This is a predicted structure of a 156-nucleotide RNA (c-di-AMP riboswitch aptamer (ydaO/yuaA leader)) from Actinomyces respiraculi. The coordinates come from a structure-prediction model, not an experiment, and the mean pLDDT is 78. Taxonomically the source falls in Actinomyces (Bacteria, Actinomycetota, Actinomycetales, Actinomycetaceae). The sequence is in RNAcentral, with records from Rfam. Of the family's consensus pairs, 88% are formed in the model.
RNA sequence: CGCUCGCUCCGGCGGCUUCCAGAACACGGCAGGAACGGGGGGAACCACGUGUGGUCCCGGAGCAAUCCGGAACCUUGGGGUCAAGCCCACUUCGGUGGGCCGGGCGUCUCCAGCUCGAACCCGACAGCUCACCCCGUCGGCACACCAGGAGAUCAU
Numbered sequence: 001c002g003c004u005c006g007c008u009c010c011g012g013c014g015g016c017u018u019c020c021a022g023a024a025c026a027c028g029g030c031a032g033g034a035a036c037g038g039g040g041g042g043a044a045c046c047a048c049g050u051g052u053g054g055u056c057c058c059g060g061a062g063c064a065a066u067c068c069g070g071a072a073c074c075u076u077g078g079g080g081u082c083a084a085g086c087c088c089a090c091u092u093c094g095g096u097g098g099g100c101c102g103g104g105c106g107u108c109u110c111c112a113g114c115u116c117g118a119a120c121c122c123g124a125c126a127g128c129u130c131a132c133c134c135c136g137u138c139g140g141c142a143c144a145c146c147a148g149g150a151g152a153u154c155a156u
Stems, first nucleotide, its partner, number of pairs: 002141003008034003013028002015025001017024003035137005041132001046127001053074003057070005077125001078122004085100006101117005107152005
């Protein structure tokens, strides 16, 4: 110098070094801003159409069964970020193999080649949704050598 990802830039100041006394300039960076992303609340239009789990506690009503309201916790229903999904066969139920599809590989497209298809969050709950509101700026790699084709573009 480079890759992945939205995860970058500016910035009062601090400051290595250099020149000569105030500038240049590695690096770092407050408040805040920009940019790039994410979520929900919320119209119109469109869409949907009775379904609403478990544990425990508090209060109220009732003869009781039970009903109403509130708080806390859980994850099997549902939802969200992401490329990270679907199907088939087998299975010692942990997974294995295959197909389709999706992501990455130094400007872009196609073919070829290699490679990834994980993880986390919300907590019974959310359709879409202008204005509006809120949130994120992390993390993980590579560095030598060897190793394709056809185009576009002249940006880097």